[in-house]
RNA sequence: CGUACGAAACGGCAAAACCGUUGAAAAGCGGUGACGCAAAGCUACAGGGGCUAACGUAUAAAAACUAUGCCAGCCAGCUUCCGAA
Numbered sequence: 001c002g003u004a005c006g007a008a009a010c011g012g013c014a015a016a017a018c019c020g021u022u023g024a025a026a027a028g029c030g031g032u033g034a035c036g037c038a039a040a041g042c043u044a045c046a047g048g049g050g051c052u053a054a055c056g057u058a059u060a061a062a063a064a065c066u067a068u069g070c071c072a073g074c075c076a077g078c079u080u081c082c083g084a085a
Stems, first nucleotide, its partner, number of pairs: 005083002012037002017032006035073001041078003047075002049071003056065002
């Protein structure tokens, strides 16, 4: 110095719920709030997987199908602070 690993330290992020707001919805944004997280940092056309179904398809009517919409705090790819055993 690098990789693996995760004691300590400096710190960081922010689940659910509630309020407001955008949206057809999933969900996003802001505030309050902390369930937790060594990548809970970034990436959705590197990849897999999941959610919604407005438009569209279909039907006697429904159910159903469908992403161009969404989720990375599902797996994953990329990057990365500190330094005990």
This is a predicted structure of an 85-nucleotide RNA (c-di-GMP-I riboswitch aptamer) from Bacillus salinus.
The model forms 95% of the base pairs in the Rfam consensus.
The RNAcentral record of the sequence draws on Rfam.
Its mean pLDDT, the model's own confidence on a scale to 100, is 87.
The organism belongs to Bacillus, within Bacteria.